[in-house]
RNA sequence: AGGGAACUCCGGAGAAUCUCGUAUAGAGUGCCGAAGGUGCAAGGUCUAAAUGGGCCGAAUCUCUCAGGCAAAAGGACGGAGUAGAAAUA
Numbered sequence: 001a002g003g004g005a006a007c008u009c010c011g012g013a014g015a016a017u018c019u020c021g022u023a024u025a026g027a028g029u030g031c032c033g034a035a036g037g038u039g040c041a042a043g044g045u046c047u048a049a050a051u052g053g054g055c056c057g058a059a060u061c062u063c064u065c066a067g068g069c070a071a072a073a074g075g076a077c078g079g080a081g082u083a084g085a086a087a088u089a
Stems, first nucleotide, its partner, number of pairs: 001088001006082006016029001018028003030069003036065001037063001039061001043056005
C1' cells in the first nucleotide's frame, strides 16, 4: 500500500400473551425462519467407459437440528461512526 476483523449508535421481518400445570419449572399440540447449523445448481476435479460414480461447491433458496412465536431481549441484513487485524504486494 491493501483489506475490513473488532467496537458503538440507528433501522430491522415471521410465527400461540395456545393447552395442562400453584408455576418465568416441566410436559403437550400447532406454527415461524433472519443468530448458528444441514442440503445443493452452474462450474471445477478425480475415477475410467456406465447416459455411471466419488469429492469440492452460493444464497434471504432448502431442512427445521438448534433457536424463536405479547412486550423486552435476540435478530440475517442495511446505514453512520470509531478503528485500522490477517492474507497479499